A computed fold for a 53-nucleotide RNA. Its mean pLDDT, the model's own confidence on a scale to 100, is 77.
RNA sequence: AGCGUUAGCACCGACCAUCGUUCAGGAAACUGUACUAUGCUCAGUACUAUCGC
Numbered sequence: 001a002g003c004g005u006u007a008g009c010a011c012c013g014a015c016c017a018u019c020g021u022u023c024a025g026g027a028a029a030c031u032g033u034a035c036u037a038u039g040c041u042c043a044g045u046a047c048u049a050u051c052g053c
């Protein structure tokens, strides 16, 4: 110096669930579009530490 393991932290993508807002339809119940927030799961990247080669 390189590759890999494990852990921490930050960022990011996807799926799903829930809340809120907007618009459209509807008598209503509710349905659909768009946006935001939160959570779960999966994947990726950077950094730090750790161990192995």
Stems, first nucleotide, its partner, number of pairs: 002053003006049003010045002013042002016039003020035002023032003